A computed fold for a 73-nucleotide RNA from a Pseudomonadota bacterium, annotated as transfer RNA. The prediction has a mean pLDDT of 82. The organism belongs to Pseudomonadota, within Bacteria. Its Rfam family is "tRNA". Rfam links the family to the GO term triplet codon-amino acid adaptor activity. RNAcentral holds the sequence, with entries from ENA.
[in-house]
RNA sequence: GGGGGCAUAGCUCAAUUGGCAGAGCGUUUGACUUACAUUCAAAAGGUUCUAGGUUCGAGUCCUAGUGUCCCCA
Numbered sequence: 001g002g003g004g005g006c007a008u009a010g011c012u013c014a015a016u017u018g019g020c021a022g023a024g025c026g027u028u029u030g031a032c033u034u035a036c037a038u039u040c041a042a043a044a045g046g047u048u049c050u051a052g053g054u055u056c057g058a059g060u061c062c063u064a065g066u067g068u069c070c071c072c073a
Stems, first nucleotide, its partner, number of pairs: 001072007010025004019056001027043005049065005
């Protein structure tokens, strides 16, 4: 220098051909217990890496950039 993958909740990851952003773990509260743990119920938690574009509608498509990983030279 060229090519490719990844970026979504505190963590690990989903999200079908563009149509209401979710799960597990964790956290908080309640129930249960003498108490803790387990279990059960509920809740909180998101600028979907950034900036533009397309669209009635974008996590998803397009462009540019940033970070990270891999391959070629």